[in-house]
Molecule: SAM riboswitch aptamer (S box leader)
Organism: Bacteroidales bacterium
């Protein structure tokens, strides 16, 4: 680094530190020297993996010790495509929906 599988409208803080942009990419639109965005230490969300306890053919269900993750905004909003559904009738426009595709994340595998 590739490929598959799941899930992604929920949830969660302080403190030191450093010092200019962060929010994956485009277009917006938010966060940011009243210090964001990364780092360290405590904390706390969550239950993808092992493990334990319960139920047990199976299906399940509980706690959270470890292995990771996360702790602004719906994955912050669209970004291909279908279907309705409502204004227009020139061109669209706007709202709901259900598929894609891209990122995030965990676990196989190679």
């Nucleotide at each position: 680094g590739a490929u598959u599988u799941a899930u992604a409208a929920a949830g969660a803080a302080g403190a030191g530190g450093u010092g200019a942009g962060a929010g994956a990419c485009a277009g917006g639109c938010u966060c940011a020297g009243u210090g964001a965005c990364c780092c360290u230490c405590u904390g706390g969300c969550a239950a993808c993996c092992u493990g334990c306890c319960u139920c047990c053919u199976u299906c399940g269900g509980g706690a959270a010790a470890g292995g990771u993750g996360c702790c602004a905004a719906a994955u912050c909003c669209u970004g291909u495509u279908c279907g309705g559904a409502u204004a227009a009738u020139a061109g669209u426009g706007u709202c709901c929906g259900g598929a894609a595709u891209a990122u995030a994340u965990a676990a196989a595998u190679c």